Predicted 3D model of a 109-nucleotide RNA (SAM riboswitch aptamer (S box leader)) from Rufibacter tibetensis.

């Protein structure tokens, strides 16, 4: 870095450093930030994969990942239904699915 498979609406923050833009890119939005955001370390915490281990389906340790918003949300094609349920909501000013992108494990080159 390429491939290949999975999962991506749940779930988890405190301190110190820092000191200006952030939320992959690219435009539209929405948002988060001098009440210090991004980021980067230390603590904890989360439980999604992978290993053992003990067991009988969980728990325990380890690795790896995460710890604002649905991967924030829309972009390409589809084309009406979608929220367990509906006297309610949202929907052709685009619901559903699907595609592309990416991002994480894991296994490979």
């Nucleotide at each position: 870095u390429g491939c290949u498979u999975a999962u991506c609406a749940a779930g988890a923050a405190a301190g110190a450093c820092g000191g200006a833009g952030g939320g992959a890119u690219u435009a539209g939005g929405c948002c988060c930030u001098g009440a210090g955001a991004u980021g980067u370390c230390u603590u904890a915490g989360c439980a999604a994969c992978c290993c053992a281990a003990u067991u009988c389906a969980g728990u325990u340790g380890g690795g790896u990942g995460c710890u604002a918003c649905u991967u924030c949300c829309u972009a390409c094609c589809u084309g009406a239904c979608g929220c367990c349920c509906c006297u309610g909501c949202g929907g052709c000013c685009g619901a559903u699915g699907g595609g592309g992108a990416g991002a994480u494990g894991a296994g490979u080159g």